[in-house]
């Protein structure tokens, strides 16, 4: 330099056009003599800029970061 893949919660991840789920973590409550474990609830997320569309996490283009391969 070229090609391919990838970016979703603090972390690991699901989600192929119609208001984004789970696990874990954190906080509160219940339980317990106390702690741990368990149960319930809450909090928290689509990398950036455009385009298509009635509607974009999803499709297209570019940028940025990361991974792999070739040279």
């Nucleotide at each position: 330099g070229c090609a391919u893949c990838u970016a979703u919660a603090g972390u690991u991840u699901a989600g192929u056009g119609g208001u984004a789920g789970a696990a874990u973590a954190u906080u509160a409550g219940c339980c317990u003599u106390c702690c741990a474990a368990g149960c319930u609830a809450a909090u928290g997320g689509c990398g950036c800029g455009g385009g298509u569309u009635c509607g974009a996490u999803u499709c297209c283009c570019g940028c940025u970061g990361g991974a792999u391969g070739c040279a």